[in-house]
C1' cells in the first nucleotide's frame, strides 16, 4: 500500500442510575458494561429529534472528507 478473519498491549463508552446546565432535543461529571476497528474529529449531503420559528440537537442513525491503532493475510 490493500484489506478486516480472529484477537486486544492499550483505547472508546449506549441504555440505566447519581448530579450539574438547557425552554427543549440533549450535553458534561461519577458508575456500570450492550458494544465498537474509527462508537475519533468535521453538521458538507441526507435522515430523525427539538423549537420561543430567530435557531438549534445527534459523529453510537447513513454517506462522504481528515487523521490514526492492531493484524492473519496479499
Nucleotide at each position: 500500500a490493500u484489506a478486516g478473519a480472529a484477537a486486544a498491549u492499550g483505547c472508546c463508552a449506549a441504555a440505566c442510575c447519581u448530579g450539574u446546565u438547557a425552554a427543549g432535543a440533549a450535553a458534561c461529571u461519577g458508575g456500570c458494561a450492550u458494544g465498537g476497528a474509527a462508537a475519533a474529529c468535521u453538521a458538507c449531503g441526507g435522515g430523525u429529534c427539538u423549537u420561543u420559528a430567530g435557531a438549534g440537537a445527534u459523529a453510537g442513525c447513513c454517506g462522504a472528507g481528515u487523521u490514526g491503532c492492531c493484524u492473519a493475510a496479499u